[in-house]
């Protein structure tokens, strides 16, 4: 000296599914039926100069992503919330 990676805060975009039935009777809550996946959670493939078993090609088990899968949570008018991107900021590590 500060590119960049990873979190934080703030601005900004952000999608999908029943304003469903009943009873309570704005709202909420309880039932009931049918759907969404991008909050948060869980599963997995390849591969692994990682283990153990076996004559031995192999078998077991561990590591192993995601916008995939699953629908526990959470959502199915509006608001809220939102995986993701972008803008702006400090903060902390730190390449040439």
């Nucleotide at each position: 000296g500060g590119a960049c990676a990873g979190g934080c805060c703030u601005c900004u975009g952000g999608a999908g599914a029943g304003a469903c039935u009943u009873g309570u009777g704005u709202u909420u809550c309880a039932a009931g039926c049918g759907c969404c996946g991008a909050a948060g959670g869980a599963g997995c493939a390849a591969g692994c100069a990682c283990g153990g078993c076996u004559g031995a090609u192999g078998c077991c088990g561990g590591c192993g992503a995601a916008u995939c899968u699953c629908u526990c949570a959470g959502g199915c008018a509006a608001a809220a919330g939102g995986a993701c991107a972008g803008g702006g900021g400090a903060c902390g590590g730190g390449a040439g």